The part of an RNA shown here (large-subunit ribosomal RNA, domain III) has 385 nucleotides and comes from Candidatus Macondimonas diazotrophica. Taxonomically the source falls in Candidatus Macondimonas (Bacteria, Pseudomonadati, Chromatiales, Ectothiorhodospiraceae). The full RNA is in RNAcentral, with records from ENA. Rfam family: Bacterial large subunit ribosomal RNA. Rfam links the family to the GO terms structural constituent of ribosome and ribosome.
Context: one part of a larger RNA
């Protein structure tokens, strides 16, 4: 300079009632406004208590605070089924032996790490100030081990089959969601109208389980042979003949059931007025429709689109009264680690409570080709002078 500039998006506030030593900013009400492919809601990374809850206000919050992601204190994170860890491999890495190199190291065979990828299985409802497919109430389902009881040629680090995969494009069946009607409760006011062709509110329910459809894919099935498959094989592959004409296999929904359950408007009791108990109606057809799911399908098209456990089979050593190995059913078992909160942001990255940056998933309604754009719903805010 100067009590000057600013006070971090121009979404926006007002009024009543409480708290209090004080109230524009805090808490509860009514109103307004904004956002509404988001400024909603669910993960992920990353943050590491920032979550509830009582107490407090120097500092820290670009003012003021009684508020707060600020101080203190005390409470909070519950899992065979969600993720991880395990099994299992891809780039990569690291590497017994080996090869190279004055040294130090480098490169790479068996191998061993190594997800972003394959691998078994849960749903609905309820509950807390603060978690919840984790607790409870219901109803499942998976492996593993034991036993029993029928049947039995079992048995891998080896062989073959699955696992198994690209772009683009159609069409077709559903189905999540919408919207109307109908059914159930409720209301009928202040001026025309008004017991209706009226106006508010609700009409919600999973996983498994049965049986097996729209559709889609291959012939199935037996028997004789066999230089392939590093040994062997009843398996796969070649090659011959024989039955069956439909057969095998994958498949969404939808229907039953699960539910004489559960939720459920609205109602009735209590109350410290935060809330807690009890009862409980109707819960059923149309249209519309997905980018969701049949579907790793179907067509086409060059650039021709992992692997390895798992599973399923086959036999080799060997075992063969036994081990085992298949069904049922019935008992046991199912250990660690994460799980609180925020998460397009005042809690990550940006020195800040910074108009910047930050992957993935739901995403309703009118109008509309739309996830574009206006205005709303559910929610959530009004962006600390």
């Nucleotide at each position: 300079g100067a009590g000057u500039a600013a006070c971090g998006a121009u979404a926006a506030u007002g009024c009543g009632g409480g708290u209090g030593a004080a109230a524009a900013a805090c808490c509860c009400g009514c109103a307004c406004g904004c956002c509404g492919u988001a400024a909603a809601c669910c993960c992920a990374a990353g943050g590491u208590u920032u979550c509830c809850u009582g107490c407090g206000c120097a500092a820290c919050g670009u003012u003021a605070a009684u508020c707060g992601g600020c101080g203190c204190a005390g409470g909070g994170u519950g899992a065979g089924u969600c993720g991880g860890a395990c099994c299992c491999u891809a780039a990569g890495g690291c590497g017994a032996g080996g090869c190279c190199g004055a040294a130090a190291g480098g490169c790479g065979u068996a191998g061993u790490u190594g997800a972003u990828g394959g691998g078994a299985a849960a749903c609905a409802g309820g509950u807390u100030a603060a978690u919840a497919u984790u607790c409870c109430u219901g109803u499942a389902c998976c492996g593993a081990u034991g036993a029993u009881u029928g049947c039995u040629g079992c048995g891998a680090u080896g062989g073959g089959g699955u696992g198994a995969c690209g772009g683009a494009g159609a069409a077709g069946g559903c189905u999540a969601g919408g919207c109307c009607g109908g059914c159930c409760g409720g209301g009928u006011g202040u001026u025309g109208g008004a017991u209706g062709u009226c106006c508010c509110g609700g009409u919600u329910u999973a996983a498994g389980c049965a049986a097996g459809u729209a559709g889609g894919a291959a012939g199935a099935u037996c028997c004789c042979u066999u230089a392939g498959g590093c040994a062997a094989a009843u398996c796969c592959g070649g090659g011959g003949g024989g039955u069956c004409a439909a057969u095998u296999c994958c498949g969404a929904g939808a229907u039953g059931u699960g539910a004489u359950g559960a939720c459920g408007a609205g109602u009735c009791c209590c109350u410290u007025a935060g809330g807690g108990g009890g009862c409980g109606a109707a819960g059923u057809g149309g249209u519309u429709g997905a980018u969701g799911c049949c579907a790793u399908g179907c067509u086409u098209c060059c650039a021709g689109g992992a692997a390895a456990a798992g599973c399923c089979u086959c036999u080799a050593a060997g075992c063969u009264u036994c081990a085992g190995g298949c069904a049922a059913u019935c008992a046991u078992c199912g250990c660690c680690c994460g799980u609180a909160c925020c998460g397009c942001a005042a809690a990550c990255c940006g020195a800040c409570a910074c108009a910047g940056g930050u992957g993935g998933g739901u995403g309703a309604g009118g109008a509309g080709a739309g996830a574009a754009u206006c205005c709303u719903a559910a929610g959530g805010c009004g962006c600390u002078u």